[in-house]
RNA sequence: AGGCCUUUAGCUCAGUUGGUUAGAGCACAGUUCUUAUAAAGCUGGGGUCCGCGGUUCAAGUCCGCGAAGGCCUA
Numbered sequence: 001a002g003g004c005c006u007u008u009a010g011c012u013c014a015g016u017u018g019g020u021u022a023g024a025g026c027a028c029a030g031u032u033c034u035u036a037u038a039a040a041g042c043u044g045g046g047g048u049c050c051g052c053g054g055u056u057c058a059a060g061u062c063c064g065c066g067a068a069g070g071c072c073u074a
């Protein structure tokens, strides 16, 4: 210098052909159980989906320009 991949909750990730409420596991808080802790069960909080712009009636999803990380080639 060129090419490709990833970016969604504190962490690891899903999200179908653009639409109906943005989700799962773990973690966290409360609670039940226990002498107490752990485990297990139940309930709850937590997101402007990496940024900006565009397309569209409607964008996590499509397009453009950037950012960060990773891989390959030179």
Stems, first nucleotide, its partner, number of pairs: 001073007010026004019057001028044005050066005